[in-house]
Molecule: transfer RNA
Organism: bacterium
RNA sequence: CGGGGCGUAGCGCAGCCUGGUUUAGCGCACCUCCCUUGGGAGGAGGGGGUCGUCAGUUCAAAUCUGACCGCCCCGA
Numbered sequence: 001c002g003g004g005g006c007g008u009a010g011c012g013c014a015g016c017c018u019g020g021u022u023u024a025g026c027g028c029a030c031c032u033c034c035c036u037u038g039g040g041a042g043g044a045g046g047g048g049g050u051c052g053u054c055a056g057u058u059c060a061a062a063u064c065u066g067a068c069c070g071c072c073c074c075g076a
């Protein structure tokens, strides 16, 4: 320098191709309560994201387009 992949909750991921009303969900973790002598396990309930950043397209964007930033891989 060129090519590809990834970036969504504290962590790991799905959703993106087929834009919309199931208003962004799952597991673990976290908080409260129950259970227990206590802890763990188990049960019930709850909170947390504006989807890497900025623009564009559109009635409508996590989803399409562009640029940039970061990480990883390949090539030179």
Stems, first nucleotide, its partner, number of pairs: 001075007010028004020059001030046005052068005